[in-house]
RNA sequence: ACUAACGCUGGCGGUGCGUCUUUAAACAUGCAAGUCAAACGGUUAACCUCGGUUAGCAGUGGCGAACGGGUGAGUAGCACUUAAGUAAUCUGCCUUAUAGUCUGAAAUAACUUUUUGAAAGAAAAGCUAAUGUUGGAUAGUCUUUUAAGUUCACAAGAGUUUAAAAGUAAAGUGGCAACACGCUAUAAGAUGAGCUUGAGUAUGAUUAGCUAGUUGGUAAGGUAAUGGCUUACCAAGGCGAUGAUCAUUAACUGUCUUGAGAGAGAGAACAGUCACAAUGGAACUGAGAUACGGUCCAUACUUCUACGGAAGGCAGCAGUUUAGAAUUUUGCUCAAUGGGGGAAACCCUGAAGCAGCGACACCGUGUAAAUGAAGAAGGUCUUCGGAUUGUAAAAUUUAGUAAGUAGGGAAAAAUAAGUAAUUUUAAUUACGAUGAUGGUACCUACCUAAAGUACCGGCUAAUUACGUGCCAGCAGCCGCGGUAAUACGUAUGGUACAAGCGUUGUUCGGAAUCAUUGGGCGUAAAGGGUGUGUAGGUGGAAUAGAUAGUCAGAUGUGAAAUCUAUAGACUUAAUUUAUAAACUGCGUUUGAAACUUCUAUUCUAGAGUUUAAAAAAGGUAAAUGGAAUUCUUGGUGUAGUGGUAAAAUACAUAGAUAUCAAGAGGAACACCGAUGGCGAAAGCAAUUUACUGUUUUAAAACUGACACUGAGGCACUAAAGCGUGGGUAGUAAACAGGAUUAGAUACCCUGGUAAUCCACGCCCUAAACUUUGUCUACUAAUUGUUGAAAGUUCUACUUUCAGUAAUGCACUUAACAGAUUAAGUAGACCGCCUGGGAACUACGAUCGCAAGAUUGAAACUCAAAGGAAUUGACGGGGGUCCGCACAAGCAGUGGAGCAUGUGGUUUAAUUCGAUGAUACGCGAAAAACCUUACCUGGACUUGACAUAUGCAGGAAUUAUGUAGAAAUAUAUAAGUCUUCGGACCUGUUUACAGGUGCUGCAUGGUUGUCGUCAGCUCGUGUCGUGAGAUGUUGGGUUUAGUCCCGCAACGAGCGCAACCCCUAUUUCAUGUUGCUAAUAUUAAGUUAAGCACUCGUGAGAAACUGAAAGUGAUGAACUGUAGGAAGGUGGGGAUGACGUCAAAUCCUCAUGGCCUUUAUGUCCAGGGCUACACACGUGCUACAAUGGCUAGUACAACGGGGAGCAAUAUCGCAAGGUGGAGCCAAUCCUUAAAGUUAGUCUAAGUUCGGAUUGAAAUCUGCAACUCGAUUUCAUGAAGCUGGAAUUGCUAGUAAUCGUGGAUCAGCAUGCCACGGUGAAUACGUUCUCGGACCUUGUACACACCGCCCGUCACACCACCUGAGUGGGGAGCACCCAAAGUAGUUAUAAUAACCGCAAGGAGUUAAACUACUAAGGUGAAACUCGUGAAGGGGGUGA
Repeated sequence: ACUAACGCUGGCGGUGCGUCUUUAAACAUGCAAGUCAAACGGUUAACCUCGGUUAGCAGUGGCGAACGGGUGAGUAGCACUUAAGUAAUCUGCCUUAUAGUCUGAAAUAACUUUUUGAAAGAAAAGCUAAUGUUGGAUAGUCUUUUAAGUUCACAAGAGUUUAAAAGUAAAGUGGCAACACGCUAUAAGAUGAGCUUGAGUAUGAUUAGCUAGUUGGUAAGGUAAUGGCUUACCAAGGCGAUGAUCAUUAACUGUCUUGAGAGAGAGAACAGUCACAAUGGAACUGAGAUACGGUCCAUACUUCUACGGAAGGCAGCAGUUUAGAAUUUUGCUCAAUGGGGGAAACCCUGAAGCAGCGACACCGUGUAAAUGAAGAAGGUCUUCGGAUUGUAAAAUUUAGUAAGUAGGGAAAAAUAAGUAAUUUUAAUUACGAUGAUGGUACCUACCUAAAGUACCGGCUAAUUACGUGCCAGCAGCCGCGGUAAUACGUAUGGUACAAGCGUUGUUCGGAAUCAUUGGGCGUAAAGGGUGUGUAGGUGGAAUAGAUAGUCAGAUGUGAAAUCUAUAGACUUAAUUUAUAAACUGCGUUUGAAACUUCUAUUCUAGAGUUUAAAAAAGGUAAAUGGAAUUCUUGGUGUAGUGGUAAAAUACAUAGAUAUCAAGAGGAACACCGAUGGCGAAAGCAAUUUACUGUUUUAAAACUGACACUGAGGCACUAAAGCGUGGGUAGUAAACAGGAUUAGAUACCCUGGUAAUCCACGCCCUAAACUUUGUCUACUAAUUGUUGAAAGUUCUACUUUCAGUAAUGCACUUAACAGAUUAAGUAGACCGCCUGGGAACUACGAUCGCAAGAUUGAAACUCAAAGGAAUUGACGGGGGUCCGCACAAGCAGUGGAGCAUGUGGUUUAAUUCGAUGAUACGCGAAAAACCUUACCUGGACUUGACAUAUGCAGGAAUUAUGUAGAAAUAUAUAAGUCUUCGGACCUGUUUACAGGUGCUGCAUGGUUGUCGUCAGCUCGUGUCGUGAGAUGUUGGGUUUAGUCCCGCAACGAGCGCAACCCCUAUUUCAUGUUGCUAAUAUUAAGUUAAGCACUCGUGAGAAACUGAAAGUGAUGAACUGUAGGAAGGUGGGGAUGACGUCAAAUCCUCAUGGCCUUUAUGUCCAGGGCUACACACGUGCUACAAUGGCUAGUACAACGGGGAGCAAUAUCGCAAGGUGGAGCCAAUCCUUAAAGUUAGUCUAAGUUCGGAUUGAAAUCUGCAACUCGAUUUCAUGAAGCUGGAAUUGCUAGUAAUCGUGGAUCAGCAUGCCACGGUGAAUACGUUCUCGGACCUUGUACACACCGCCCGUCACACCACCUGAGUGGGGAGCACCCAAAGUAGUUAUAAUAACCGCAAGGAGUUAAACUACUAAGGUGAAACUCGUGAAGGGGGUGA
């Protein structure tokens, strides 16, 4: 923007439009073309003054019916558009002009009669007229022929003048008349039509050849007219890559839509042209038709029928059926405009003018306006305060458009006839009947009605709540929905448009996404494998001319409408009227001459030729050579050889391998050798010869644009492969064997055939790559090298040309990169690209012996595929480095018994959580009850607990009974606060309490882990289109992003380190409960005394790479040394960056949401968390002599103690009991053990080991059965050092020994601390694990636990092949051949004319011939369906 449709909704009017998409499907009914009596005869009716007048009917005749109206099937064509031509033509009616309109004749319809048929109709006989038909005459500027002149024309030819010959016309009617209307011939005009031509006008080459009347000529025929239009003859032409032929699609145009334009798409309405009229064919009539509402024939269909035959054609207007998502009334009128007939009146007109239906489109207009805050009610949200709907409503005032009612009421109409006037006519002026629309528009009065639709995540203007819970659903793209959805559904509010709004469909735009304007091809899609060369395209300098292109002027045309501008008319607008401009085009003509082109003449700068040198794996052929491998022969010689990571197969005592000599044969040519050379590319490597191609340099001469590119064509084209024939040493697909492996149709090994080699012939493809077409010109430098030349001071250097490489400006590029060898700046030509997949495919064609090659789609499917670069992550990539990471060691775990936790199982319940590292002696620093969250049972319901509230009662509280398992219920007694407000308690009421119920994936807080790893960032600046980079990288160094140096960076922050605590040395001060050297004293630091020492407390000192030496860059720092109690962060602790794991925890706590409320809350009793076939983790005790047992004996530290620690003493075998000195603690509790000294055991399941079990006790506690700890006696299990695997530890560490504490009534083998004794080992960083930095690759980014390929199985979809099978439209050949036309024949018939007549001319019918529609047959091709089965492809959680 729609000629739209659908959904919801719908006040009015104006102007347009309305079966285009589908069925050029079929049609009931009515109407759409008639008219003329002033052409003709007849006839009917009425009137009548009988003379006629008026009105009508069928027929003859004239004109019309070829216009107007409809549709778009066919048509790719002179169909259409535009511009020409017609000297190759016609033209009724109309206009003008000239001249005529004489004289005869014969019929026929109507009508009458008869026959026939169902009908439609038909036949025969008879009568009659004309402006119907026709004979004769006359006629010229008519036609034909001939002759002569003249004008135009390139020509063919045409015009014109004159002369001669022959031929061709007519109709009357009206009127008293004048005259009018006709008729005939000719000339001209106008109008309309025919024919011809240039240019333009869709797609396909997977359509490349087409054509026999075909192309041309001659002659004839035919036509209004040219022409193969037709026929005969002659010639062999004509069209085609500038796309013929064929196929598919399509009416064309003015214009319409869109767009800045160029374009792209369309061809409704209106207008011009064409074509068609059920389908196909044909002619007749006519001025005009091959005729929509005519004729004939064929076919299909429909209707009538008396079955014998007839009739029909809405793509005219209405209307019907069908089809479809879809398109109107069987209306009014000829009043206007226009058409037909007529002298006219008038008649006809579904053309047209109007009305009806439809929001289908455009335009206009309304649904009110002003005031109105208590910001009403209601709705919605809420942080509960309020906000919003909202001046919106209500209310008050005002207005009054449509419809309705009432009244008035148009323009559109005048030029009719006629009358009058003017006038020669023509015409003009005045009067003059006539309105379908319509009592409509419009005016006045009264009086009132009327808003929806879509959207609100972004694009895109506009939000909240509830419901739902990956469901239901939404979606144009991205995407939304898995319990807090601005995205689904509803509501509130809002936004947009508005009598409409939204959806769907189509077209253009955006899309520079086919690029003329205006794109690209190194890596994104895209340079042909290379050359040669045809057509084509493009092309150096000068002069002159031409004027095709080009430019300018004039002129014709470019229909109207449309578009644009300016005015006008409807109240405005849409609409409509007028004028102008425009229509960018085509033709004709005049001019210009710069450029392109053409012609002519020159030139030498491009290109080429000759001469002289030079270079090279350029090509072809022939000959020759040495090294090596293998084989053969002979000699020497003996047991292995060979091969691999290691082996085996294999070869070898029949003598290998090794070695020497000789021989045979094939293939390849070490060193030189090189980002060297040559070639168009593929490619080319021993030496020599022959033939042959190329390039470069230098200097001259010659030719004179001879050039560049190059569709098709032609030639060459690695390897592999194919054919024929040779050859075959080595290598080696296939194949065989041996290994490897889970397997190993592989990688490795031993063999081995095609092949590799040669000749000839095919194939024609490669990552044929510089992924960069060829040619020309120009645009900074530097360095190397190959081949030449020049200069020169000559192993060197400088310059020039031609190659070949590296770096690098400008510039280009998305970036990477390219950069005089361009991917820069320009020019010429060719090739190629247009999202990914399907698909280097299918079908077809061409080529090929085959393999296959070339050309090359679609359906379907996806929203991406891709390029370059960035940051990460990752790598069985690289480099550097670290860590008890490995290694080196020590001790373990894994085996046993037990303890403890977990899984699993079980159970009424075995509460819940934690689950790789980072769960499992974890939450739990204590489950008998309690704890406790679980189960069973019994109870309570404003509640065990909090706050508030009203009412009633009572102090609170305590004690004792009864029932009961207890909770609880009930009874009794004691008690009797107070400041009179109340506190406290009980009952009752309402708000609410309560929840270890769910969600750690809604959260806060806390915690684990990477990791005490050295990292993580920022500001400014700079670089980059950008993501980002730089800093933070580099060289050193460090435990450390620690420090130093360098540097487009300079600084800064969080981390590291330090600051803090403990510990190691020491000084000073202090001196009890600590200490004791000296003095005295005791059983004893017990006491006096003292504070030197130890120790405690407090404040200090000390260590900083400070010093010297060496190394290093004179730096940072490192190495060892001295001194020192301690040495290079002295040892240990606390301290945990940005972040990761949706890590853990809603059962510590807090908290959103959800759930529960006589229960998921609360109380009580008992049970359970302690179960037990089994599996795992963490530990303890052991297996013994480095030990066990017995006896004696020595030395700690950290700590704890009032419902507590508890001594001496005493009882008990012991656990422990009795008892209670001392201690609120440097005072008391308070003994360490390993060790050590003696003795014993003597290698055993033991004097090891202590599980298990029996008996008896102790302690705690209401309570020890489920289910505590301890003691004594007895019992005396497994276990003799532990498979694969695996853990900890680097020094006061591991190992070993005991001690204390928290929790706690009681209950550690756990946990947290403490001290005693006290080792071994570290070469080192290859490997394992983890980590840090730099770098590299990447198709990963949920980031390698990533991504992802193919088969198989299943489902669906489209496609290809397919034995076949069914249609369709063309073409070809043949058969048959209607109607018709033309011709022939002379069978029949015959009014006009001729003839006295016979008869003739002519005409008609019939038959035949030619052409021919439909039909039939045949063989091929094309195309569309369908098809068992087969094939690959796409999609799927």